The prediction has a mean pLDDT of 81. This is a predicted structure of a 74-nucleotide RNA (transfer RNA) from a Bacillota bacterium. It matches the Rfam family "tRNA". The family's RNA type in Rfam is transfer RNA. The organism belongs to Bacillota, within Bacteria.
RNA sequence: GGGCCUUUAGCUCAGCCGGUCAGAGCAACCGGCUCAUAACCGGUUGGUCCGGGAUUCGAGUCCCUGAAGGCCCA
Numbered sequence: 001g002g003g004c005c006u007u008u009a010g011c012u013c014a015g016c017c018g019g020u021c022a023g024a025g026c027a028a029c030c031g032g033c034u035c036a037u038a039a040c041c042g043g044u045u046g047g048u049c050c051g052g053g054a055u056u057c058g059a060g061u062c063c064c065u066g067a068a069g070g071c072c073c074a
Base pairs, nucleotide, nucleotide: 001073002072003071004070005069006068007067010026011025012024013023019057028044029043030042031041032040050066051065052064053063
C1' cells in the first nucleotide's frame, strides 16, 4: 500500500428479504423457597444499535465516508 471481517444493554451475543416493540443469556436489584447461604423459581431495571451523511413514507438492516479492533496479501 491492497483486500476481507467485527462494532447492538455492565459482559457474551441474536436480530432473515427494510416495517410488528430493539431482544436472549449472564450480571445487578426486588421478591419467593430455606433455620440460613448457595442452587432453584418469579419479577424489575438497563440501549441515541461505533460517529457523520445519503436513499426511503419508514434504516440495527441498504449506499457513501470516517473511527477503533482483528485477519490475510504485498